[in-house]
RNA sequence: AUAAUCAAAGAGCUUAAUCUGAUCUCUAGGAGACUCAGAACGGGGGAUUUCAUGUGGGGUGAAUCAUGGUUAGACCAUGUAGGGCUUACACCUUCUGCCCGAAUCCGUCAACUAACCUCGUAAGCUAUGAAAGGUGGACCA
Numbered sequence: 001a002u003a004a005u006c007a008a009a010g011a012g013c014u015u016a017a018u019c020u021g022a023u024c025u026c027u028a029g030g031a032g033a034c035u036c037a038g039a040a041c042g043g044g045g046g047a048u049u050u051c052a053u054g055u056g057g058g059g060u061g062a063a064u065c066a067u068g069g070u071u072a073g074a075c076c077a078u079g080u081a082g083g084g085c086u087u088a089c090a091c092c093u094u095c096u097g098c099c100c101g102a103a104u105c106c107g108u109c110a111a112c113u114a115a116c117c118u119c120g121u122a123a124g125c126u127a128u129g130a131a132a133g134g135u136g137g138a139c140c141a
């Protein structure tokens, strides 16, 4: 000097999965909790009316479908409906580049649905441009 790995802090991303206050503990920067409460965000159930269904059916989620590799299954490959990141105040559109296209739950049962009832606030990451246009803010002069 370069590269890699680990830890801490900060920043940022997927997602509903965040914020505030009180109490307690540790620590003196603040952090933590089988704690309590509130706010916010998200999911499910649930009339009338209407609609639909029965080869079982349904939910969360972007995560469906097709072809082939096998005779079938598991598994794999290539695409694909669809989805995410990429100008770091936010949002919308476009271009470029890089990714995902899973998993799981209910248990014969649930369409929509007012009132009403009920549940969740986890987990995982650093792939990435000094790009263009627009709208709205903040700050500075």
Base pairs, nucleotide, nucleotide: 011126012125013124014123018039019038020037021036022035023033024032025031026030040121041120042119043118044117045116050111056109057106058105059104060103065079066078067077068076069075082100083099084098085097089136090135091134092133093132094131095129

A computed fold for a 141-nucleotide RNA from Desulfosporosinus sp., annotated as c-di-AMP riboswitch aptamer (ydaO/yuaA leader). The sequence was found by an Rfam model in a public genome assembly.